[in-house]
């Protein structure tokens, strides 16, 4: 350094690296170039918030930065259908998912990277660590208000 086995821990903007872009070396063309082509070896290729009843399907939430976070592959707590389950009596419808009907308002919910500075690794493209100060939206929690169709039945007057 590589392979195999075992154990533990972490992980869903999670993982990979075919194309592209970039770097180094060599070769060829060229008068030459910081040019072109080829070969080899490398680099880059998603910043956090949020999210789990089961099965299947599927181009799978929110914003920030950048404008290659591109094109692509695999996966994924999303969405749709069905099953099961919950809900102002029962059923249908509707709607949600075990914190289980909907709407509105208020409020809470440590953003991080990019940036600045310092400091390491590498010939280089690039990359690691520490410190500093910001700026979101969805979703979720709490409170308040409003509201929930059809059929049948019950209760009261």
């Nucleotide at each position: 350094c590589u392979u195999a086995u075992u154990g533990u821990u972490c992980u869903a903007g999670c993982g990979c690296a075919u194309g592209g872009c970039c770097u180094u070396g060599c070769u060829u063309u060229g008068g030459a170039a910081u040019a072109a082509a080829g070969c080899a070896a490398g680099g880059u290729g998603a910043c956090g918030a949020g999210g789990a009843a089961g099965a299947g399907g599927u181009u799978g939430u929110c914003g920030a930065u950048u404008u290659a976070u591109c094109a692509g592959c695999g996966g994924a707590u999303g969405c749709c259908u069905c099953u099961c389950g919950g809900c102002u009596u029962g059923c249908c419808g509707g709607u949600c998912g075990u914190u289980a009907g909907a709407a509105u308002g208020c409020u809470g919910u440590u953003a991080a990277a990019a940036c600045u500075g310092u400091u390491g690794g590498g010939u280089g493209a690039c990359u690691g660590a520490c410190a500093g100060g910001a700026c979101a939206g969805a979703g979720c929690g709490g409170c308040a208000u409003u509201u929930g169709g059809g059929c049948a039945g019950g209760a009261c007057a």
GlmS glucosamine-6-phosphate activated ribozyme aptamer from Anaerovibrio lipolyticus DSM 3074, 157 nucleotides, folded computationally.
It matches the Rfam family "glmS glucosamine-6-phosphate activated ribozyme aptamer". Rfam describes the family as follows. This entry contains a glucosamine-6-phosphate activated ribozyme that is found in the mRNA for GlmS. GlmS is an enzyme that uses fructose-6-phosphate and glutamine to generate glucosamine-6-phosphate. The family's RNA type in Rfam is riboswitch.
Taxonomically the source falls in Anaerovibrio lipolyticus (Bacteria, Selenomonadales, Selenomonadaceae, Anaerovibrio).
The sequence was found by an Rfam model in a public genome assembly.